About this RNA:
This is a predicted complex of two RNAs, RNase P RNA and transfer RNA, with 484 nucleotides together. Rfam match: Bacterial RNase P class A. It is annotated as a ribozyme. The coordinates come from a structure-prediction model, not an experiment, and the mean pLDDT is 77.
[in-house]
């Protein structure tokens, strides 16, 4: 210098003028005015995960259903997030990617092609040692009937370990060596797993982002949750479900009232026990009427920054300092000037560059600088609050690392 | 702001992992008719919203985006 990998950060700056919203103060009867101070993001987005908070359910246990997660260990309030490690794959490398449990629990699927697709299979092919059969010079040669063979061809995404040697009639884990696979002793590691050795000739094809099995996690709804105040209206109507039971005591002339027990109904996902409500109404759904106001929840919090300590790290602990939006048809903006960055246009006084020349000279060009004026500066925007993920993003800065080339 | 559903031909819809994704209407051409309609025959028309993944194989399964639609407040 070229090509690349990883991580972090910024995402216009300054000044003037005008404007908007919150808070505090001052003035004003009030409308409002003045002053001070503050006022979007790294994603505020998608609403995909996890929590806080609030209401509903709410007594606990067991169980079922549904949903989710999925190597191991750690971090965390929690997570599907993060960190470290393991295994597999890719890259020369820095480094990157992996929904990465179980296919010998069971069920299911594997189209087309192909002889055969899940208890393997003889289409082509090889052999025909043995039995059969023909010929024979009696040594053998032929045929391919019985039969043997998964080595080769062909089909396919996939054909029941791979390579080599031996072996055989031809073959085959049939035997052996190495590699792979499975089981396992010992050793290392918290573990996933790794290493050495032994055993097994290979049985157990793939698919679980098919049902399923195993382990673990999860109650539902969401700030339009919820609480309070005010205004207004017809405090209305319909459909459905379940109910108004029995026995006793006290009071009472009676109607009835109070009360105890047993049943019953409704609700708590189900069951068991249990609890609550009901005694004449309770509950669900639908139609209709009114309002479109205010206060609260509301922003100081798993907060932000510096330093120290522990930890490989994620992160945790200590200490000091700081306060950084709370709007509600919804504020956070606009204009001008200078500067910064990018793009293309023009100029030739100047520096490079090129060219002509005897020179302290003449000329060319827009490649670099310079000057002039023009255009542009992303994605996007809080709405209860946090931790993540994902997606969008003009342009730019910093740090670490890898490969190649060149020079010293 | 929050929650839910949905996307296949011009329109309305089927398609439950397996040939080249179908049906009706619409459109085009031909026939019938003096002519039109109806009818009959033939035919065109597809990024299965887009990207990535699982699988031998995806409209279908998983995931990330994009578009469209619906619902909600308070009072009695």
């Nucleotide at each position: 210098c070229c090509a690349g990998g990883g991580g972090g950060c910024c995402g216009g700056g300054c000044a003037g003028c005008c404007g908007c919203g919150a808070u505090g103060g001052a003035g004003g009867c009030a409308a409002c005015u003045c002053c001070a101070c503050c006022g979007a993001g790294g994603a505020a987005a998608g609403u995909c995960c996890g929590g806080g908070c609030u209401c509903c359910a709410c007594g606990a246990a067991a169980c079922a259903a549904g949903g989710g997660u999925g190597g191991c260990g750690g971090g965390u309030a929690a997570c599907g997030c993060c960190c470290g490690c393991c295994g597999g794959g890719g890259g020369u490398g820095a480094c990157c990617c992996c929904a990465g449990g179980g296919a010998a629990a069971g069920u299911g699927c594997c189209a087309c092609a192909g002889a055969g697709a899940g208890c393997a299979a003889a289409c082509c092919g090889c052999c025909g040692a043995u039995g059969g059969u023909u010929c024979u010079u009696c040594g053998g040669a032929g045929c391919a009937c019985a039969g043997g063979c998964a080595a080769g061809g062909g089909u396919g995404a996939a054909a029941g370990g791979g390579u080599g040697c031996g072996g055989u009639a031809a073959g085959a884990g049939c035997g052996c060596a190495c590699c792979g696979c499975g089981u396992u002793u010992c050793c290392g590691g918290u573990a996933a797993c790794g290493g050495c050795g032994a055993c097994g000739g290979c049985a157990u094809g793939g698919c679980a982002a098919a049902c399923c099995c195993c382990a673990c996690c999860c109650g539902g709804a969401g700030c339009a949750a919820g609480a309070c105040c005010a205004a207004a209206u017809a405090g209305g109507g319909g459909u459905c479900u379940c109910g108004c039971g029995c026995c006793g005591g006290u009071c009472g002339c009676a109607a009835g009232a109070c009360u105890g027990g047993c049943a019953g109904g409704c609700g708590c996902g189900u069951u068991u026990c249990g609890c609550g409500c009901c005694g004449a109404g309770a509950g669900a759904c639908c139609c209709g009427g009114g309002u479109u106001g205010g206060u609260u929840g509301c922003u100081g919090g798993a907060g932000c920054g510096g330093c120290c300590c522990g930890g490989u790290a994620a992160c945790g602990g200590g200490u000091c300092g700081c306060c950084g939006a709370g709007a509600u048809g919804a504020a956070u903006g606009g204009c001008u000037g200078c500067c910064c960055c990018c793009g293309g246009c023009g100029a030739u006084a100047c520096g490079g560059u090129c060219u002509c020349u005897u020179u302290u000279g003449g000329g060319a060009u827009a490649c670099c600088g310079u000057c002039g004026g023009c255009g542009g500066g992303a994605c996007a925007g809080a709405a209860c609050c946090c931790g993540g993920c994902u997606u969008a993003c003009a342009g730019g800065c910093c740090c670490c690392c890898u490969g190649g080339c060149u020079c010293u | 702001g929050g929650g839910c559903c949905u996307g296949u031909a011009g329109c309305u819809c089927a398609g439950u992992g397996g040939u080249u994704a179908g049906a009706g209407c619409u459109g085009g051409c031909c026939g019938c008719u003096c002519a039109u309609a109806a009818c009959g025959g033939c035919u065109a028309g597809g990024u299965c919203g887009c990207g990535g993944g699982u699988u031998c194989g995806a409209a279908u399964c998983c995931u990330g985006c994009c578009g469209g639609g619906c619902c909600c407040a308070c009072c009695a």